[in-house]
RNA sequence: AGAAUUUGAUCCUGGUUCAGAUUGAAUGCUGACAGCGUGGAUGAGGCAUGCAAGUCGAACGAGGCUAAGAGGCAUUUUUUGUCGAUUGGCCUAGUGGCGAAAGGGUUAGUAAUACAUGGGUCAUCUACCUCUCACACUGGGAUAACGUUUGGAAACGGACGCUAAUACCGGAUGUGGUGAAGAUGAGCGAGCUCGUAUUUAUUAAAGAGGGGGACCGUAAGGCCUCUUGGUGAGAGAAGAGCCCAUGGGAUAUCAGCUAGUUGGAGUGGUAAAGGCACACCAAGGCGAAGACGUCUAGGCGGAUUGAGAGAUUGACCGCCAACACUGGGACUGAGACACUGCCCAGACUUCUACGGAAGGCUGCAGUCGAGAAUCAUUCGCAAUGGGCGAAAGCCUGACGAUGCGACGCUGUGUGAACGAAGAAGGCCUUCGGGUUGUAAAGUUCUUUCGCGUGGGAACAAUGGAAGUUGGUGUAUAACCAACUGACAUGAGGGUACCAGGUAAAGAAGCACCGGCUAACUCCGUGCCAGCAGCUGCGGUAAUACGGAGGGUGCGAGCAUUAAUCGGAUUUAUUGGGCGUAAAGGGCGCGUAGGCGGGAAGACAAGUCAGAUGUGAAAUACCGGGGCUCAACUCCGGGGCUGCAUAUGAUACUGUUUUUCUAGAGGAUAGACGGAGGAAAUGGAAUUCCACAAGUAGCGGUGAAAUGCGUAGAUAUGUGGAAGAACACCGGUGGCGAAGGCGAUUUUCUAGUUUAGACCUGACGCUAAGGCGCGAAAGCAAGGGGAGCGAACAGGAUUAGAUACCCUGGUAGUCCUUGCCGUAAACGAUGCAUACUUGGUGUAGCUGGACUCAACCCCGGCUGUGCCGGAGCUAACGUGUUAAGUAUGCCGCCUGGGGAGUACACUCGCAAGGGUGAAACUCAAAAGAAUUGACGGGGACCCGCACAAGCAGUGGAGCAUGUGGUUUAAUUCGAUGCAACGCGAAGAACCUUACCCAGGCUUGACAUGCAGUGGACAGCACCAGAAAUGGUGCCUCCUUCGGGCCGCUGCACAGGUGCUGCAUGGCUGUCGUCAGCUCGUGCCGUGAGGUGUUGGGUUAAGUCCCGCAACGAGCGCAACCCUUAUCGUUAGUUGCCAGCACGUAAUGGUGGGAACUCUAACGAGACUGCCUCGGUUAACGAGGAGGAAGGUGAGGAUGACGUCAAGUCCGCAUGGCCCUUAUGUCUGGGGCUACACACGUGCUACAAUGGCCGGUACAGAAGGCGGCAAAACCGUGAGGUGGAGCAAAUCCCAAAAACCGGUCCCAGUUCGGAUUGAAGUCUGCAACUCGACUUCAUGAAGUUGGAAUUGCUAGUAAUGGCGUGUCAGCAACAACGCCGUGAAUACGUUCCCGGGUCUUGUACACACCGCCCGUCACAUCAUGGGAAUUGGUUUUACCCGAAGUCGCUGACUUAACCGCAAGGGAAGAGGCGCCAAAGGUAAGGCUGGUGACUAGGAUGAAGUCGUAGCAAGGUA
Repeated sequence: AGAAUUUGAUCCUGGUUCAGAUUGAAUGCUGACAGCGUGGAUGAGGCAUGCAAGUCGAACGAGGCUAAGAGGCAUUUUUUGUCGAUUGGCCUAGUGGCGAAAGGGUUAGUAAUACAUGGGUCAUCUACCUCUCACACUGGGAUAACGUUUGGAAACGGACGCUAAUACCGGAUGUGGUGAAGAUGAGCGAGCUCGUAUUUAUUAAAGAGGGGGACCGUAAGGCCUCUUGGUGAGAGAAGAGCCCAUGGGAUAUCAGCUAGUUGGAGUGGUAAAGGCACACCAAGGCGAAGACGUCUAGGCGGAUUGAGAGAUUGACCGCCAACACUGGGACUGAGACACUGCCCAGACUUCUACGGAAGGCUGCAGUCGAGAAUCAUUCGCAAUGGGCGAAAGCCUGACGAUGCGACGCUGUGUGAACGAAGAAGGCCUUCGGGUUGUAAAGUUCUUUCGCGUGGGAACAAUGGAAGUUGGUGUAUAACCAACUGACAUGAGGGUACCAGGUAAAGAAGCACCGGCUAACUCCGUGCCAGCAGCUGCGGUAAUACGGAGGGUGCGAGCAUUAAUCGGAUUUAUUGGGCGUAAAGGGCGCGUAGGCGGGAAGACAAGUCAGAUGUGAAAUACCGGGGCUCAACUCCGGGGCUGCAUAUGAUACUGUUUUUCUAGAGGAUAGACGGAGGAAAUGGAAUUCCACAAGUAGCGGUGAAAUGCGUAGAUAUGUGGAAGAACACCGGUGGCGAAGGCGAUUUUCUAGUUUAGACCUGACGCUAAGGCGCGAAAGCAAGGGGAGCGAACAGGAUUAGAUACCCUGGUAGUCCUUGCCGUAAACGAUGCAUACUUGGUGUAGCUGGACUCAACCCCGGCUGUGCCGGAGCUAACGUGUUAAGUAUGCCGCCUGGGGAGUACACUCGCAAGGGUGAAACUCAAAAGAAUUGACGGGGACCCGCACAAGCAGUGGAGCAUGUGGUUUAAUUCGAUGCAACGCGAAGAACCUUACCCAGGCUUGACAUGCAGUGGACAGCACCAGAAAUGGUGCCUCCUUCGGGCCGCUGCACAGGUGCUGCAUGGCUGUCGUCAGCUCGUGCCGUGAGGUGUUGGGUUAAGUCCCGCAACGAGCGCAACCCUUAUCGUUAGUUGCCAGCACGUAAUGGUGGGAACUCUAACGAGACUGCCUCGGUUAACGAGGAGGAAGGUGAGGAUGACGUCAAGUCCGCAUGGCCCUUAUGUCUGGGGCUACACACGUGCUACAAUGGCCGGUACAGAAGGCGGCAAAACCGUGAGGUGGAGCAAAUCCCAAAAACCGGUCCCAGUUCGGAUUGAAGUCUGCAACUCGACUUCAUGAAGUUGGAAUUGCUAGUAAUGGCGUGUCAGCAACAACGCCGUGAAUACGUUCCCGGGUCUUGUACACACCGCCCGUCACAUCAUGGGAAUUGGUUUUACCCGAAGUCGCUGACUUAACCGCAAGGGAAGAGGCGCCAAAGGUAAGGCUGGUGACUAGGAUGAAGUCGUAGCAAGGUA
C1' cells in the first nucleotide's frame, strides 16, 4: 500500500466482499510449564448457610471467673478448712463516648437536581487533625443494668423498687462569639464588606489515668505535677453545599409549550442565594441557534482503531453521580433522608400455638433460574490501609495470598551434532524413477523444564523487659523524646532460588492448499452427497465436495462465530459531487440568515504574542532502574492540542464616526418588441340552411364495408347563419422570470436597450420559512358549440383485435368566474460578479469615415446562433451565452428493487398534490464509448438467387434408403440445408457386430517364465446339427545347447463394450465466398482504431489514384493435370499417302515414316496490336490477326475460423467396464418383417412412339481359379468347345441414329407390375432369401394438387458402353466413357444465400436473442382490519398510611421559678395542609394477537398473449 466482483472486451460511476488490528468474549479440535493480569456483559430475577462494624474498664455502675491476700475464726503436730477488707488479670450484658454517612457492590433510573472544564460564593457549613488565645467554678434530679412480679408460642414486653457516670439539668464567670447603639479607619463594585475602641444584652465546660516531698484531712483524698479528655473563640488543612458559563445522543412523520408558570415587594424556611414555600400584585417566560414531547443512555480520565482528522466505546484501574426488595417519610448526627438504622404502604418468602411475628447478598464465598457464557461456601490479618483505644490490642470477605478457567499478554521447552544402502513402509509414476528424506534407524553429546533428593532466602517495618542521654517537673518519682536493646511477630511456604541425581528419557497440534491468498497430486462421488467470505465449484478424468500422500501458515495453541475501527475519499473540515451515471427547486418577489466596493480616524469583540493559574493520579510517549529476559513494575522528564485570568499588538475581519463614486438606483433625450390587460373591426376556409341547375352515384381504403344518395346526394352557382382559428410575411428572427406570446386598430400597464454623465452615495448579492405566477388534462357554476374529437356505436383486419384503418359521435376543446399546482415545467445545465486565444452569421440602438444624400466600409454596447483553441470532462462533448479559472449564497445526491409506496400530518369539492419510511430481497443496477451479431434500417455488389427457358420431382407400379410399428432378434451408426441408392466398391452360409441353442476357459490370436510329455500334423471309421469327442493306422530332427508341438501353472490375451462432450487423424459445411491477419509507426486513458476506409475498377483485399501510414504474411491469381492448334523426336502391337506383291475381301505381306494415332519435349494467348471511353491510370467497349481472346474449357488446389457438426463400428488412443464372459467356437435364425409416412431413383403413361427387318459409327476400361473367338446344340438363359490373349496384337463388344414396313389414339401391337408353370447358372447349400430365361398372365398408370429440384454450351435433355466390389446377385445404385444435341437470360423490384460501407440496439449462448403484464401454485416479510389484550403517560375526582410543619379545649410530666396554688416548658392525644400506594372516569402515545383483505418479493421446465429493445413491425 491494496485486491476480487457488472462487460464479448473497455473506461467510468457505484455498491458488495476480502486481506489488518482489537475483545470481560463464546464454540469446535487439541493441550507441557512458568510469570503477570483478568473472569456474571443476560433476570437491578429469587436466595439456604457462614462471614463482611465494631471498639473503649484510662467515662460509669454491676455480675461472673481467676490470682494474690492484710487480718480473723476453727482444727491443730506439721497442716488443713473457712470468713475475708484490699489489690491485679480476664470475661459478660447494660449506661455513656467515638465509629457505623468510610471501605465494599451495582448501573436500574437520570439527556440534566448528573458529568467534564473553567469560574463565583460580597449567599455557606465542617466531627476527628494542626496551630494560637482563654477557661474548666458551684449545685441538682433521674435512669438502664440489677431485684421482685407479670403478659406472650415466639418476637418482644408491662408494673413496682434500687443505683452510677465524660448521660441529663440549673446557677456563676465571659477571653471571645452573637445582637443592638453611636464613634472612627480602610477597601472596593452601584452599595456593601472588613477593621479598631466604647456601652449594653445574651452565651460554655467533665472528667479520667500515672507519680509525689512539704502541708491539710479519721479515711477516701485534698494539694502539687505530668499525660489525656472537656468548653469558648480565631486561623489552617482537608471535605461538603449552592450558583454561573461552555461542552458532549437520536427524532420535526414531536411546532408550539407554560398558572408557581415569569417577575415584583413581603413573610416563612435553610448552614446558605433563590417561587425553595406561602398570601398578594402584575402578565409575563421559553421556542426554528429546535422549546415541549418521544426513544435511547450513568458521565469523565481513558480504551480500540486510524497517517491524521475522526469513528466506535466507557470491562478491569481512578474521579464524580445515582441506587440498595418497590414506593413514600422523617429521626439521630459535624455529616444521611442512611446497603448489613427507624416508621408506613405494597409484592414476595419464612415461622406460627392462627392471636401474631420475622426478612431483604446490586458486600465475600455459595445456590437455583434464565442464558452462547463467567471461578473457591479456601488461608491470613504477616504486610498496606481503616475504626476504636493512652497503649498492648481487638475488629476488618478492604486488603494480602492461594485455588479454578489457554480468557488475554509475555517467556521457556518438547532435544543437539553427525548420519545415503538415499533402508523399509506410504504416496505418485511417463515404470526410468520421483517424493516423504538426514527425516528415521544408528553413533556421539547435552539436561532447560519435569521427576525424586538436599540446602534455602527477601517480604519485618514494628512491638518490647531493661538501660543510657535530654526535656518537663519541688523531685534521684512519674511522664515525654532520642538512642541501645534481652525477647517476640510470616498467611503465602519449605515457596522463590541454589546444588548435585535421573534418562532423550515425560511434553504438538490446528487451520488451509481454484482466484483474491502462501501452499498439488491420486482415489471415491457424479448438479447426488456436499462446499461457499466474494466470485463461484459438483451433471464420469473435480488442484473448489469426501479420504489419502505431499505442501503452506501459525504454533500450546489453531480455526470459526459475534462485535468495533480500518481499508471506505462509501457523508468528503482535512477530503466528493449534481448536462447524459443518484443529484439544480417549474419560475419569480422577498423576510430572517450568510456574504459584501474605495479612503481616513477611534475601539479592541474575533485574531496574534509572550506570561500566570489550572488541565488529579493512572494510561500513552521519552530516558533510566528492578524481577535471569520479556510481559509486569518503579523513578524522572516532557506532554495533556483545552479552559480561565491579566498585559500588550492592531495588518485583516468586526463595531462606530467622517468621507468618495467605479457597484446599485434615479432623472433627461431617444429607440425596440407575436410582453401583459381591455375594447372595436376584418377577410379566407369549414359546416349548416334556403334557392337554382343537374343525375346516379358519392365517400372511403392496402382492398373493402359501415355511412350518404332517385324522398335527388356528391360535384356547380347565388344568398344567409354560426363558431373557432388567424395562410402568405415567418426567419436556429423578436419579446417575456418561467409557463408562454402571431389578423388589424385604439387604449391602459410593465420591461429592455442606446447616448451623454445631471443627482443619491453601497442604498448591494443570495435567499431557509413565506407570498405570488404557473402548459395540458381535470373539477364547479353559467354561457357557447362550426371544425376536431377521449368515451361509445358500427364496418373492416385478425387465430383473437376491447387496437392500429374507415364511417359516425358525447364530454372536452371556446368565453366568464373560481379551484387544481403538476409535466421529458429540458439547455435534462440555480442565481450574481470578475477574469481568460479566435472566426463567422443574425436582431436592436448608436458613433466614425465617405457622400449631395444614401449604400458599401470601420467601430461601441446589448441580445441571439454556428464553428472552434487552450483548459475541463469517464467519454460523448463543452468551449467569453463554459461543463474553463475563482468568489458569495441557496437547492439537491449517497447501490438496485421494495417506493415516490405505507403510516402520520397537511393542502384540495374531488381527482389528487406536498412531506416521506421500514421489513424483505439482489450482487449487481447504471453512464459513455468499442468490436461483433441482428433489423419487417439505408446504400452498393455478386451467385441458376429470382426472372427468361428446357427437363423433372410431388400422382402410378417397382427398386432402394429412412421413420414408425412388429419381433427372440429385426445389430450399430448417420437426423434441416450439410441424415435418408449414406458407412455398405455386393447381408443365402461366411460377412455379422443381433437372437436362440450347444461347447471352451491362458483361451480363436501375441510374447515371456517354470514344470512336464514326445511327437504334432495327416488319413480312415464311429457318435453328434456342427463345434467337438472317441477309436484305429501312421509317427520327428539335433551340432545334445536346443528346435517343433501338446499339457499344467503364472504373467497376460481378447472385447464392433461405454464415452466423438476426454482425444489424434480424416471428413462435411459456410465456400472457391474474398476475405483473415501481422511488424513498425501514428491516434485513443482504454477496449480498440488506422493500414483493410474513400474515388474508380475487377471473377477477386484484382489493380490504379488518393490518404498517418509504410511494409509483410495466409488466402485470390499463377505455377500442376486433362483438353482444344501446331512443331520436334520416336515408329510397335498402332497407321497406310506413294511404290510393289497377294486375296472373293481385309495393312494380309514387302516396305514406308507422309497422315491419323500413340507419348515425351516444346511453341502458342500477353489486353501484345489498333480505335474509342476513362483521371495521360487501373480498366472497359469494339476491331484485326489467330486453332483458341480477355481466367479459352474442365479438374486438382479449400485462408483465419464457425457448427462441443460427423466418425471410439476403418485405424490409433486416455479413462471406465467385462474376464468359466460383454471373450471365443459351432448350427440355425435375423439384418430381406409390414395397417402406414417420407426421401432418392428406374419404368411408364405413348405416334418426336411401339414392334419387325436392314445398314452404320465410339470412347474409356477389364481380362489367367481370367476374358474367351470360330464352330455345334438349345426358342432362350445357357451348354459343348477351346483358337487366341498376361494384351495399341486376342477377347468382352454398342445403342439411339439412318433406311424400309406395320400399328392409327385405344388402357391399345402403349405400359409392364403381379401371379402360375417350366427351366438355366453360381454355389456345401437358392425354403426363409439369388440373378437370369421361356411360355402364359397383363395391375396401376391417359403427364400428375399445394409445393418443389436441376441446368447458361458440347451444357440441359436423350442413347447406349465399361469398371470396381463380386462364387453368384438384389446394380434401376455408384464411379467413368463416348454418341446425338437444344432453348433462354429484358433485367436486379422481389424470394434465398453471401460480401463491403453506414445507421439503430435494452442482443453477446449474439433475433431460434432479450424481455413485459395478468392468471394458477408455494414460501417470506409488510400495510389495512371488526375486535381483543398489555405497557406508559396526562387530566379530573375519591380514599388517604407513616411523617415533618402549623393549630390545639380537656389530659400527662423528675430537674427551672414559686412556701404553696400554680407558672414556664415538654409530651401523648385531636384537628388541618402536604402526601405514597390504591380506586373511578375520560383521553394521549406505543406494543402483541386478529377472521378477512391489499399490494410486494422470491421460486425448475405452468397458462394467456407479445407491450418494450431494430423504423420492434402503429417511432
Molecule: small-subunit ribosomal RNA
Organism: metagenome